Notes:
This is a predicted structure of a 77-nucleotide RNA (transfer RNA) from a Chloroflexota bacterium. The same sequence occurs in records of 2 taxa. It matches the Rfam family "tRNA". The sequence is in RNAcentral, with records from ENA. Its mean pLDDT, the model's own confidence on a scale to 100, is 81.

Formats: sequence, C1' cells, structure tokens
RNA sequence: GGGCACGUAGCUCAGCUGGUUAGAGCGCUACCUUGACAUGGUAGAGGUCCGGGGUUCGAGUCCCUGCGUGCCCACCC
Repeated sequence: GGGCACGUAGCUCAGCUGGUUAGAGCGCUACCUUGACAUGGUAGAGGUCCGGGGUUCGAGUCCCUGCGUGCCCACCC
C1' cells in the first nucleotide's frame, strides 16, 4: 500500500426483509431468605448503538467518509 471482518449496557453478545418500547446472559445496587457467607427469590439502575455526513415519512440496520481493533496479502530491510 491492497483486501476482508468487526465497533450496541461495566464484560460477552443478539437485534431477521429499515418500522413502532433497544434486548439477553454475567456483573452492579436495594430488599427478602441466613447467626454470617454462598445459593435462591423480588425489584431497580445502567445505552442516544465509535465520530461526521447522506438517503428515507422513518436508520442500530442502507450509502459515503473518518477513527479504532483483528486477520490475510503485498512491499522494504
């Protein structure tokens, strides 16, 4: 330099053919249970979906661009 994949909650990820409230598990907080801890139960907090622009009545989802991460190839030595 070329190509591919990925970026959504603290972590690991789902989100179909663009559509109505953005989710799961783990973790976290409070309470119940216990002498206490763990397990279990109930309730709750936590996101403007990597940034910017575009298309559309409507974008996490489509298009362009930038950034970041991973992999492959090439070049130099």